The RNA shown here (c-di-GMP-I riboswitch aptamer) has 92 nucleotides and comes from Cytobacillus dafuensis. RNAcentral holds the sequence, with entries from Rfam. Lineage of the source: Bacteria > Bacillati > Caryophanales > Bacillaceae > Cytobacillus.

């Protein structure tokens, strides 16, 4: 050093909810609160998955280029999904 997390110490993070504040929404920050986490640390340029106000296409209404509806699409999220990187302790 790859490599395991069985037992231990040090410390670490916080679901689902609540309160405020954003966001059209999906969410997201502070602040409680703790299901769980050995990367539950970063990363949304890779694959997933959520979202559809605006916006761009198409369609139907309509009628003069304007407006309504649907339908579709990330340029808006998620890393506690897989991956990708980096790192503590211990064992070895």
């Nucleotide at each position: 050093a790859a490599g395991u997390g069985a037992a231990a110490a040090a410390g670490g993070c916080a679901a689902a909810u609540c309160a405020u504040a954003g966001g059209a929404a999906a969410c997201u920050a502070u602040g409680g609160g703790a299901c769980g986490c050995a990367a539950a640390g970063c990363c949304a340029u890779g694959g997933g998955c959520c979202u559809g106000a605006a916006c761009u296409a198409c369609a139907u209404u309509a009628a003069u280029u304007a407006a309504a509806u649907g339908u579709a699409g990330a340029u808006g999220g998620c890393a506690g999904c897989c991956g990708g990187u980096u790192a503590c302790c211990a064992c070895a």